[in-house]
Context: one part of a larger RNA
RNA sequence: CCAGAUAGUGAAUGGCUUGGUUCGAGACGCUGAUGAAGGACGUGACAAGCUGCGAUAAGCUUUGGGGAGGCGCAUGUAGCCUUCGAUCCAAAGAUUUCCGAAUGGGACUUCCCAUCAUCAGAUGAUCCGAAAGGAUCGGGAACGCGGUGAAUUGAAACAUCUUAGUAACCGCAGGAAAAGAAAUCAAUAGAGAUCUCCUUAGUAAAGGCGAUCGAAAAGGAGAUAGGGCAAACUGAAUCCCUUAAUGUGAAUUAAGGGAGAUGUGGUGUGACCUAAGUUAGAUUCUCUAUAGUUGAGUUGAAGUGAACUGGAAAGUUCUACCUUAGAGGGUGAUAGUCCCGUAAAUUAAAACUGGUGAGAAUUGAUUAGGUUCAAGAGUAAACGGGCUUGGCAUUGCUCGGAGAAUGUGGGGGUCAUCAACCUCCAACCCUAAAUACGUCUCGAGUCCGAUAGCGUAUAGUACUGUGAAGGAAAGCUGAAAAGCAUCCCUAAAAAGGAGAUGAAAAGAGCCUGAAUUUAUCUGGCUAUAGUCUGUUAGUGCCCCGAAGGAAUGAUAAUCUACGAAGGAAUUAGUCGAGAGGCUAUAGUACGAGUAGAGAGUACCAGGGUUCUAACGUGCGUUUCGAAAAACGCGGCAGGGAGUGUGUUUUUCUGGCAAGGUUAAUCUUUGUAAAAGAGAAGUCGUAGCGAAAGCGAAUGCUUGCAACUUUGUGAGAAGCAACCUGAUAAUACGGGUUUAGUCAGCGGAACACGAUCCGAAGCCUGUUGAUCUAGUCCUGAACAGGGUGAAGCCCAUCGAAAGAUGGGUGAAGGCCCGAACCGUUGCUGUGGACAAGCGCUCGGAUGAUUUGGGAUUAGCGGUGAUAUGCCAAUCAAAACAGGUAAUAGCUGGUUCCUCCCGAAAUGGACCAAAGCCCAGCCUGGAGCGAGAUUUCUAGCGAGGUAAAGCCACUGAUCAGGUGUUACGGCCUUUCACGGGUCGGCAUCUUGUCAAACUCAGAAUUCGCUAGUAUCGUAGACCUCUGGAGUCGGGGGCGUGGGGUAAGCUCGCGUCCCGAGAGGGAAACAACCCGGACUUAGAUUAAGGUCCCUAAAUACUGGCUAAGUGUAAAGAAAGGUAGUCUUGAGUCUUAGACAGCGGGGAGGUUGGCUUAGAAGCAGCCAUCCUUUAAAGAAAGCGUAAUAGCUCACCCGUUGAGGCUCGGGGCGCCGUAAAUGGACGGGGCUAAAGCCAGUUACCGAUAUCCAAGUCUUGUAGUAUAAACUACAAGAGGUAGGGAGGCGUUCUGCAUGGGCGGAAGCACAGGUGUGAAUUUGUGUGGACCGUGUAGAAAUGAGAAUCCUGCCAGUAGUACCAGCCUAGAGUUGUGAGAAUCAACUCCGCCGAAAGGGCAAGGGUUCCCCCGCAACGAUGAUCGACGGGGGGUUAGUCGAUCCUAAUUCGUACCCUAACAGGAGUACGAAGAAUGGGAAAUCUGUUAAUAUUCAGAUACCACAAUAAGCUCUGUUAAUCGUUACAUUUCUGGAUAAUCUAAGUGGAACCAUCGUUCCAUUUAACCGUAUAAAUUCGGGGAUUAUAAUGAAGAGAUCCGAAGGAAAUUGGGAAUAGCCUAAGAAAUUAUCUUGGGUUUAGAUGAAUCCUGGAAUCAUGGAAAAUUCGAUUAAGCCACUUGUUGUGUUCGUACCCAGAACCAGCACUGGUGCCCUGGCUGAAAAGGCUAAGGUGUCU
Repeated sequence: CCAGAUAGUGAAUGGCUUGGUUCGAGACGCUGAUGAAGGACGUGACAAGCUGCGAUAAGCUUUGGGGAGGCGCAUGUAGCCUUCGAUCCAAAGAUUUCCGAAUGGGACUUCCCAUCAUCAGAUGAUCCGAAAGGAUCGGGAACGCGGUGAAUUGAAACAUCUUAGUAACCGCAGGAAAAGAAAUCAAUAGAGAUCUCCUUAGUAAAGGCGAUCGAAAAGGAGAUAGGGCAAACUGAAUCCCUUAAUGUGAAUUAAGGGAGAUGUGGUGUGACCUAAGUUAGAUUCUCUAUAGUUGAGUUGAAGUGAACUGGAAAGUUCUACCUUAGAGGGUGAUAGUCCCGUAAAUUAAAACUGGUGAGAAUUGAUUAGGUUCAAGAGUAAACGGGCUUGGCAUUGCUCGGAGAAUGUGGGGGUCAUCAACCUCCAACCCUAAAUACGUCUCGAGUCCGAUAGCGUAUAGUACUGUGAAGGAAAGCUGAAAAGCAUCCCUAAAAAGGAGAUGAAAAGAGCCUGAAUUUAUCUGGCUAUAGUCUGUUAGUGCCCCGAAGGAAUGAUAAUCUACGAAGGAAUUAGUCGAGAGGCUAUAGUACGAGUAGAGAGUACCAGGGUUCUAACGUGCGUUUCGAAAAACGCGGCAGGGAGUGUGUUUUUCUGGCAAGGUUAAUCUUUGUAAAAGAGAAGUCGUAGCGAAAGCGAAUGCUUGCAACUUUGUGAGAAGCAACCUGAUAAUACGGGUUUAGUCAGCGGAACACGAUCCGAAGCCUGUUGAUCUAGUCCUGAACAGGGUGAAGCCCAUCGAAAGAUGGGUGAAGGCCCGAACCGUUGCUGUGGACAAGCGCUCGGAUGAUUUGGGAUUAGCGGUGAUAUGCCAAUCAAAACAGGUAAUAGCUGGUUCCUCCCGAAAUGGACCAAAGCCCAGCCUGGAGCGAGAUUUCUAGCGAGGUAAAGCCACUGAUCAGGUGUUACGGCCUUUCACGGGUCGGCAUCUUGUCAAACUCAGAAUUCGCUAGUAUCGUAGACCUCUGGAGUCGGGGGCGUGGGGUAAGCUCGCGUCCCGAGAGGGAAACAACCCGGACUUAGAUUAAGGUCCCUAAAUACUGGCUAAGUGUAAAGAAAGGUAGUCUUGAGUCUUAGACAGCGGGGAGGUUGGCUUAGAAGCAGCCAUCCUUUAAAGAAAGCGUAAUAGCUCACCCGUUGAGGCUCGGGGCGCCGUAAAUGGACGGGGCUAAAGCCAGUUACCGAUAUCCAAGUCUUGUAGUAUAAACUACAAGAGGUAGGGAGGCGUUCUGCAUGGGCGGAAGCACAGGUGUGAAUUUGUGUGGACCGUGUAGAAAUGAGAAUCCUGCCAGUAGUACCAGCCUAGAGUUGUGAGAAUCAACUCCGCCGAAAGGGCAAGGGUUCCCCCGCAACGAUGAUCGACGGGGGGUUAGUCGAUCCUAAUUCGUACCCUAACAGGAGUACGAAGAAUGGGAAAUCUGUUAAUAUUCAGAUACCACAAUAAGCUCUGUUAAUCGUUACAUUUCUGGAUAAUCUAAGUGGAACCAUCGUUCCAUUUAACCGUAUAAAUUCGGGGAUUAUAAUGAAGAGAUCCGAAGGAAAUUGGGAAUAGCCUAAGAAAUUAUCUUGGGUUUAGAUGAAUCCUGGAAUCAUGGAAAAUUCGAUUAAGCCACUUGUUGUGUUCGUACCCAGAACCAGCACUGGUGCCCUGGCUGAAAAGGCUAAGGUGUCU
């Protein structure tokens, strides 16, 4: 690592069902002010939930039933009830808290506050009524009627149209509703209210005449039902209430009162008159006999027989019985006879239905004739507009302005009008049934069986959200709890070990108990070795009881026989240079396999695992192409997608057949079945035509199958004829020689969600302003410092206006800077935070910030505008619905086998990702004979390739000639003329063309003949059902475009696509080759040194570069590399090369030059000596010189030189991690060229055995068998046949002596699958046949659950303080407690509240979970306790604002603005009244002590008009800034007193030195009055004869001070008992000063386009009126609700014990301007690391 075993995790599977679901039936269908539906709260001895009930509270009373136990689910403890009849069941009563229409008023729902009143109750609004009195309101699942009325969508876009009068909303009603008794239809015949079903009919009709939409009459059924007013005539003949009497009762009568002439009643749907004849009947109600239905109940047959198994019998075997009962359920497994029941009978009270008899009330019938009267008005009809309808000119409704007749009239008869005819009588009302639905009751099922079925086996629960709203999971011990007694050990406990119960531990989320996954063990293997994890073959080890084989002998070996394809060797002969070949041996041996024999022991097959060999890049999808670095997939289990209805069409099968068939409905019955009835209707039987209309040969010929025997001939084909239309008439179009129809399985189309999942969006109705934006009401906040506007005063100057200076003063969207608000930069840092932290920065008296209460709502609001904000959501919120919106787009789409098998093209399209037609595929049928074109030949056709250019057109190189009547230039004074360069023409040379061709192939095409292949085993063709395809790609050939491309666009063909196998290292399309399975042979491409099967084969060459070993790479250019070949030339008269020698003279040639001597340059380049030697080819010098060369001789002695062609090489030759001939390696080859021989090599070919398909033939039929032939790659797709799952009918079996399921094993089948054994399990399960389906999963970023990996990983450090020691407790202590020390905060990290939370508060006991670790601890678990008010709040008042009623608007409303009236609305606004001290574990302005006060009432005393009531006025009652004066809080200093510590003393330091409300106590300022009569005065401004200063009086704070009150508190000494802590007795608690508020009181000034709430209560003043109050004291009353605790770095909001957010109040000392910063007191705290 793989597998198994044993355990765990986990929950699948199987079995079960309490629940659901669908349908059917109902003599089922309303309820409520007599207080509903629905809820809240209570209610039990103990009681949290459900159920029941309601203060009479798991119940009370009565009647009936019933008959032994009972006190609900629910089993415990305790206690009760019951044969004097309980519990229980049924019926009728009683009680029935609070909310709720909610109804006395109010409210944030289950609460608060009233008034009257006899203590029972009454008190809502609207409407009716004269009154008495009555009605309505709200609820209800769907159904009904009416009103308003979308959008997605369809139309492949979209606007009329469609969706659709749908969804939604609004109003209203009932058990049904609505409709309804013709001013209706119809058509020359008639029907006779309405409604519903069938049919008419997808018809008539409508319609961008598109998509779509769409009746009626007639007919068949169900059910049936008709009545009443107004008017005409009459005129009180009428009715209601109360009381009384009679009657069983319906009712009748009487009296009184009232209604009624604006008409009650009668009559009457016609009246009236005349005549005739008739007295039927109907409805409602009362009493009563009786029947039935419902209904608690009651009776209700027959084995508890034997044996066996078993824990248990209902099982098995044997033997009985009942049956108008063998439905079903239960009982320890499956029960007719055990229990409940069942069939069949029977039944009380009560209710209901029918109804006998009697009665009461009401109503009331026909015919003929006559004449007069009556017969529904802003109506009918018309016109115009709109909506609606199938309604078309001719549906219905409505609006507008106009507007009729009167029975001799009016409406209608589907275009208008006229006439005739037919038909009906509007403008008033009522009306059952048949019909719809299902909250409810009952029943049933081919429905589901716990991821299913409703969301719920119960739950609208838990949980989420401000809210509307959203919304789970979760079933099973056992027959019976018999739910583990007892013991022991370990242990703090939990637990563990024995043991007991039970049939079995099934042992508590407990039936079965899969997979995933984890641990341990066993088998195999393992650290020399590389993986799509496997397949095939073989080996080792292990297993092998059973289910397979095998002692009746496996396997292996031996022997014998047969033996397919294929096929040796040896030997001999012979050939070849050789490898080797050929002939014979020999088609022999051998050969897959088959059969047999003997001998003989124990394996074979199979499974697990390892190794070896070969082969091998997951699955699905999308694609031309995927292992892909294209997408999806962590694993497992379960779920998960072509269905249903209607219409149409088609194949097959079946019934009947010129006919077929019923629909609705009805009947019977054993009651959703089945059978029968039902012919309305529909399809067919005749067609043609727009219509009017007219209206059809089984005649002839050929001939397939078949039958026969030489023809007959179904179907078929042809001819002819006929019907009809059209035409002037033909031609011509359609039809005719008969097959349909109904039902069923299957295929398909269309409409519907239509195979499944998937948008962003659109519309409708609601919910949200606890976030945030704006506004309104009411409150609050802003340390400290600076600057110094106006005004005013003074001084100086000035005639004045005024200016300047100095003060004073205190303005400002002023300045600096804390709290507070914001958030510029670091784009720092960070996850404690889904926006923080740190530093930095902006504002900080204002357009400032902020609490609370209100308000504005999505087609909208708000917005100093950013597309910002409107609950972590904003270019249009959220929630629910229309809704399964739509998606030509993406993804997914589940068992097997067999047969065939595509296309990526043409045409059209707002088409290009789509779709239609054609093409190509497939199934079926028909017909009946040809189809295809390989090769050869012949006869024709053609204009390409190549080629050509004196054969055209066009281009073009070089040259010649001609042309001056072509052009430029030159010459010429000009002209003429001449020259030259072009042009043009022509000739010669050279060269081109897809749109050139004088000529012209191969290939190709047509026809003919022959040949070949296919075809009667039915081709081709035709018809018909079903598709898919419309993105293509590569090679080769050939074209267009392009510099080119693994480019792009065509044509042809092959291949890939959809094709495996072998080769090319690997490699869709290159080569070979088309795979049914297995075995054996032979070859192809390609190979034969090793990897690696086969040649280190043969012959002859080449290459030296590792060239190469590669088809997959190179060029120009270069090359004394080498091989080969050709031509020329030199050469024994001595070549070429080397070596040795010579290489001279005129002369330094001349010129030039400074010089120029062979060699700077120019000119010339001769002569001589020679064997030969340049007036010099090169080096060199300043110039010479010098060295070579050319040239000559010698030496050597045989080939040399030059130019070409070819082969193989070499250079040219450069890419990024180190790298590739596939690798190793290879050199007379293992390279290259040429030739030869042998061998290897595939799923090809051959052969053996077998499977399947199709066809033919045969076997008597046959789907079976035999024989033969052909065939079997396959995506999209078509066709055929099967396997499995769940359920049903019929038939037949298995099972407690062990079913299903599960685990592991064996066998069978091509496969889906199936079968057997063992174990587990403990009760159900199959087989055959026919049928029905929620019928098969690996993928959908699928759904749900579980489990892995990640991973023993991240984190448990960081900002903000810090811990140490000792002791204690405890099983256990870094963390708990106590103490000591050390730190930190200290305008807080201290103290107190509001909101919010809701018990978190305190005590005891605990530590599973919660707590980022631990825990003895806790804001955790369990139990118990705790919140005390006349004076604190609520309660009262009003604010913004809101609500109700009435009126109004609106189609309507839960909608809307306003007015009037009423009400609500603030625990920060207004406001009657309490303080100190003490006390508890936990409360206190609440309790206690002490001392006060308020309201109301009573009472006593006193006093007298103070009082009360009403009205009016004031007060209440109000901005901002700034300043004066007074006072207090608080703190500090000094002294004293008492005490403590240190201390020898002096002394130093420290502690305490405090005290309220309330009752008295008085002045300041303002103000007023009197006197008086001119100045006065501030910080500042100012004030004053309308009277200042001043004098007097009134008025009047905060305070102070006395009392309260020392007996309190505090400090402290001693003592006591006692050790938490408390008590007793003493001492002390006194003064003076400083600073000094932002607190309290009083007053002034300034500013304003801001002028700064209201009401109630209280208080005050004035007036008026009546009354008798009033004051003081005493006594009494003062209800109800809140009150615990936190108020935050852990109780709130942020999912958390979260570095965030959250309003108000208090704020010591030192330093300081300061609430800055630093240190510190009180107090708190050291944080969950």
The part of an RNA shown here (large-subunit ribosomal RNA, half A) has 1729 nucleotides and comes from a Candidatus Nanohalarchaeota archaeon. It was read from a public genome assembly. Rfam family: Archaeal large subunit ribosomal RNA. A reference for the family is Yusupov et al. (2001), "Crystal structure of the ribosome at 5.5 A resolution", Science. Its mean pLDDT, the model's own confidence on a scale to 100, is 81.